This is a predicted structure of a 158-nucleotide RNA (Lysine riboswitch aptamer) from a mouse gut metagenome. The RNAcentral record of the sequence draws on MGnify.

RNA sequence: GAUAGAGGUGCGGCCGCUACCAGUAAGCCAUCUGCAAAAGACAGGCAUCUUAGACAGCCCAACAGAACGUCCGCCGAAGUAAACGAUCUGCCUGAAGAUCCUUUGCUGGGGUGCAGCAGAAUAUGCUGUACACUGUCACAAUUUUGUGGUGCGCUAUC
Numbered sequence: 001g002a003u004a005g006a007g008g009u010g011c012g013g014c015c016g017c018u019a020c021c022a023g024u025a026a027g028c029c030a031u032c033u034g035c036a037a038a039a040g041a042c043a044g045g046c047a048u049c050u051u052a053g054a055c056a057g058c059c060c061a062a063c064a065g066a067a068c069g070u071c072c073g074c075c076g077a078a079g080u081a082a083a084c085g086a087u088c089u090g091c092c093u094g095a096a097g098a099u100c101c102u103u104u105g106c107u108g109g110g111g112u113g114c115a116g117c118a119g120a121a122u123a124u125g126c127u128g129u130a131c132a133c134u135g136u137c138a139c140a141a142u143u144u145u146g147u148g149g150u151g152c153g154c155u156a157u158c
Stems, first nucleotide, its partner, number of pairs: 001158005008075001010074004015069002018066001027058002031054003040049002042094005078107006085100005108134002111131008135150007
């Protein structure tokens, strides 16, 4: 340097199904208020539409996230932070958000508690922190323990 492997409540993805989202948003209709001198859409301009708000009734979703199941790809699996770039949100500029690629940094792995962020949420995800557990390596003791480190690592073969 190449190839093949290991950690286990191991990681991720497509599809299906179920609950939730939610009797919510949107739509229809009645009443009331405001408005055409205009107003409404994240801001400004253009374009387009006829609009805005409250409330009763009728009708009534979806996305994201989640459990389960089959299948697939795997062991920096993957996740996360930042930066550049690309695409999308009627057009331009800006803001905000989503998705994807690359680069750099951090994290061995799962669990539990607490805190923060996201979220409709008590689900769940992510981050930080603490605790023990576990894998692996080194050292020491000695026969199963202790201490320390952690994946750009470890084991096997060539």
Source information
Model confidence (mean pLDDT): 82 of 100. The model forms 100% of the base pairs in the Rfam consensus.